[in-house]
RNA sequence: AGUCCGCCAGGCGGUCGCGGCGACUCCGGUCGUCGAGGAAAGUCCGGACUCCGCAGGGCAGGGUGCUGGGUAACCCCCAGGCGGGGCGACCCGACGGACAGUGCAGCAGAGAGCAGACCGCCGAUGGCCCCCACGGGCACAGGCAAGGGUGAAACGGUGGUGUAAGAGACCACCAGCGUCCCGGGCGACCGGGGCGGCUCGGUAAACCCCACCCGGAGCAAGGCCGAACAGGGACAGGGUGGCCCGCCCGUCACGUCCCGGGUAGGCCGCAUGAGGCCGGCGGUGACGCCGGUCCCAGAUAGAUGACCGCCCCCGACAGAAUCCGGCUUACCGGCGGGCU
Numbered sequence: 001a002g003u004c005c006g007c008c009a010g011g012c013g014g015u016c017g018c019g020g021c022g023a024c025u026c027c028g029g030u031c032g033u034c035g036a037g038g039a040a041a042g043u044c045c046g047g048a049c050u051c052c053g054c055a056g057g058g059c060a061g062g063g064u065g066c067u068g069g070g071u072a073a074c075c076c077c078c079a080g081g082c083g084g085g086g087c088g089a090c091c092c093g094a095c096g097g098a099c100a101g102u103g104c105a106g107c108a109g110a111g112a113g114c115a116g117a118c119c120g121c122c123g124a125u126g127g128c129c130c131c132c133a134c135g136g137g138c139a140c141a142g143g144c145a146a147g148g149g150u151g152a153a154a155c156g157g158u159g160g161u162g163u164a165a166g167a168g169a170c171c172a173c174c175a176g177c178g179u180c181c182c183g184g185g186c187g188a189c190c191g192g193g194g195c196g197g198c199u200c201g202g203u204a205a206a207c208c209c210c211a212c213c214c215g216g217a218g219c220a221a222g223g224c225c226g227a228a229c230a231g232g233g234a235c236a237g238g239g240u241g242g243c244c245c246g247c248c249c250g251u252c253a254c255g256u257c258c259c260g261g262g263u264a265g266g267c268c269g270c271a272u273g274a275g276g277c278c279g280g281c282g283g284u285g286a287c288g289c290c291g292g293u294c295c296c297a298g299a300u301a302g303a304u305g306a307c308c309g310c311c312c313c314c315g316a317c318a319g320a321a322u323c324c325g326g327c328u329u330a331c332c333g334g335c336g337g338g339c340u
Stems, first nucleotide, its partner, number of pairs: 001340008010311007018035007037317001041328002044326005049218004061214005066080005081095001082093004096209002101207002103203002118148002120144003125141002127138004156174006175199001177196008222268004231259005237254001238252005275294008312315001
């Protein structure tokens, strides 16, 4: 100088204040105890939990995509393989399939997917010209793709044989593809050898194909209690009508009781959990097992703030709202360790 991993997030004391829980209480309070984060954030994945749905299978749709492992699960983590970058520690990779099919490709360029001849090379053969002839010339037909040029990419590379000039046309080596065998590895894959035709791409976070996975909605989930006001029923008393009165019948709902959906409101869900710390054991590791120990925010207008003193390197990003495991993003600075 760099790279990777882990950790901290001003400290101590005092005063006042706020919220939860517990105890006491003369019901006014008092005392004790606890009180945000590594990201509480984005809500991007995965689960727990709850309600609804569900015979089984398929279609549609979505997701994942090298191998082996970890985990409740994962688009996560660990170890490894392969490819790429870096002098290196190390970092990055949706990393199955492009001979199942379809599609796409700007500019430049002659030609861009069975393509192509601009410059160039040749012109053996045919043609034309010179020549008695030998031979020479032209570059019309035609041949070539080696060289130049364009491009991200031009139908393997180097050397040779060959030829008129050339070309995997042929040969050697190399690269690549396919196939077979041997060895190593659980596997991805790696190392070695033989044979073949000599051999044309790219793109699938384009459609698509293959393999595997996936029911829907979400704590305003959901459960319990439940006024008031409507509504229904019963009862005797009362008012009133049918009747002269009573009985009886109807009616009003003033009264009492019951039922009732569930609103306001209250309680639960709701913090003891895939939990933290310490130690031991197994494992390269992620992680797992065992033992001990601790209880560590929790509201529903929503609590963690203010002031003072001292010290220092003068203090960033930011605040819970069902919970948990990840990922990503924000962040003044500082500490420890491995490695180059």
Record summary
Predicted 3D model of a 340-nucleotide RNA (Bacterial RNase P class A) from a marine sediment metagenome. The sequence is in RNAcentral, with records from MGnify. Of the family's consensus pairs, 91% are formed in the model.